[in-house]
Order: sequence, then C1' cells, then structure tokens
RNA sequence: GUUGGCCAGACAGCCGCUGUGCGCGGAUGAAACCCGAUAUCGCAAGAUGCCGGUGCCGUGCAUAGAGGAAAGUCCGGGCUCCAUAGAGCAGGGUGGCGGGUAACACCCGUCCGUUAUAAGCCGCGGGCGCAAGCCUGCGGUGAAGGCGAGGAAUAGGGCCACAGAGACGAGUCCGUUUGUUCUGUCCGCAAGGGCAAGGCAGGCGGGGUGAAACGCGGCAACCUCCACCUGGAGCAACACCAAAUAGGCAAGCGUUGAGGCGGCUCGCUGAGCUUGCGGGUAGGUGGCUAGAGCCGUGGGGUAAUUCACGGCCCAGAGGAAUGGCUGUCAGGGCGCAAGCCCCAUACAGAACCCGGCUUACCGGCUGACUU
Repeated sequence: GUUGGCCAGACAGCCGCUGUGCGCGGAUGAAACCCGAUAUCGCAAGAUGCCGGUGCCGUGCAUAGAGGAAAGUCCGGGCUCCAUAGAGCAGGGUGGCGGGUAACACCCGUCCGUUAUAAGCCGCGGGCGCAAGCCUGCGGUGAAGGCGAGGAAUAGGGCCACAGAGACGAGUCCGUUUGUUCUGUCCGCAAGGGCAAGGCAGGCGGGGUGAAACGCGGCAACCUCCACCUGGAGCAACACCAAAUAGGCAAGCGUUGAGGCGGCUCGCUGAGCUUGCGGGUAGGUGGCUAGAGCCGUGGGGUAAUUCACGGCCCAGAGGAAUGGCUGUCAGGGCGCAAGCCCCAUACAGAACCCGGCUUACCGGCUGACUU
C1' cells in the first nucleotide's frame, strides 16, 4: 500500500410489552388443529370413531425476545396451488476454461484483456546547508491489487458525440496529369506563377481534424446469429373447521287455521312453519419455523466447499412486542494538563423460509498478500 474475517456499547437495579411453559380464579356455544387416554379395521404405513383437556378474560411465577445488513425486492432455490401427449416456433435468460452448490446473473481456481497507484528507483528543476545530506515540484518507472454479461463484427441491419471534406456513405488541401494563359525568350523547349479540367478512381507521397480516416476499423449491456437452459402465480400461496343473517334444494305440516301476541284459557290476527342438506361470509386453526440450521474437533481439497463425530435449540406476532428510567464503566466532544461539562452512541427494525448480489454504516479487534 492492498484485501479478507469478527464485534456492533458492557454491567447492575427498578418499571413495562410480546410469545411460550407451569399454576390459580372466572367465563363458556361448536368444530377443526394440538395434547393425553382408548376402541375398531389393517401384514404394515396408517385410517376411522369415542372420551377428557386446551382455545376466551384476569392474575402469579419461570423462561425467550431483531440484523449484518432484518433494507432494495435484483437474481437463484425450497414449499403450495394451477397448467402440462410429442415436436417446433415465439418470449425470457446464460456465454473463456475447470471446479463448488439444491440452484444461480453467486463463489473458488486459472487463462486472456484492461487499468492504476504507494514506498523505492531514474531524469529534469527549486529551497536549505561549509559539507555529507535533507526537504520539495513535475515526468517516467513501479507490486500485491481493481475492473471485464469474456461466444460470433467476411450472415445481415443499425450506430460511431465534438472536430473534420469525409466516421464506412462520400470524398478536402498540396504535389504528381492535361489544356490554356502570363512571366521570360529571336522562337521553341525547360523552369516558375494564374485559371480551368482531369486522373471515374481515390491511384501514389505529404498535410489538417479526430479515440479511430478506408484497414476485411470499432460497438453485440442495439437488433441479430450460434450453442445451451427455460411453464404460470405466489404464504393475501394453499389446506381444514365453520356461526348469525339472507338466498338455494329436499321432505313433512298448514285457510278443516300453521305461526305470532313471554306459561295456560279465551280473544285478536291471518300464511307460512318445522326439520334436514349444500355452497359461501365473519371468525378460528394449520401452513409457521428443527433448518441446504448453529457451534466445536478431525479428515479430503490450492480454494470455493465437502465428509465424519460430538454438542446446542436460537422471535414466530393482528399492521402493532422486542422498550423506558437511574447508576457505574467504556466511547465521542472540549481543554496543554489535572479535569470539567455535554452527547445518550453508526447504519438501521423480522413477518413463509433459505443461498447470493447491491446499497447504508460511528468506531474497534484481528488475519493474509505485496513493496
């Protein structure tokens, strides 16, 4: 100089919040789910039934309670439902080589390309110094590193800022060519200058612009071509249970009076009533966190990573909890210092779960590589 890993204020006291477990008191309609017991069927996995508990409210005790990015939702998977004869096209994606992985646009190794810069060294210069030397400016050199969507530019299309005639179409200036004219000469040639044309193709040499100037130019993270991969939607997935009310279907009863007017009788009223089934809503439950999990040791491998053994259980909610106060210490600020006061401490906040990438970030600890 470069590049990884880890931590993310600490401890104590008091008061709260959410989940879970064990109790106590109260309420209580049902089912699913879960726990316990049990019966039947089955070779078994398991299925079905039945009984009890739990679910709601209050309260006591115990215990657990955000992250390295929980963020962006950009890739890749698990899981769930839907779709799915076969082949092709369209659409989407990937792209050196080898490896890792559940998979990847990720990671590791390596090749190639590209790009720096520190110290040092070299060159030129400046300052100070008696000197040795020191300091310093500019340029060059200079490692580990950084970056690369890294197939194909004679398949085709498209694009190439500014400047420049011209950026792949077209074609400038000067010289070189021809004609004419002037100078000059007695005339002509030669030489020089002006004008016009031309070289039909930019031919040859030079100049100007530009990153690149005609060269099988550059760009494919523009279309495209080649090779390979590729269904869609998402936990508001999805599954189970299921009220009240209003529809639906079926059966029974009903003007020979159903039902209503709080129990009975009378009276009044006058078209529905009862039961069962089914879909669906509110609501409840599962999905839900034991996992591609974490830690340690040992082995394989350059590494990414993998295998074996041992240990551990670490938020699971409604959108809402994960906090507040005090003290001590650490940290930051001020001060030359003793010390004093202040700040309450970076970025930030889980919601189905993982692996990545990207972005944000005060400060501290530590490893490796290189000069």
Molecule: Bacterial RNase P class A
Organism: marine eukaryotic metagenome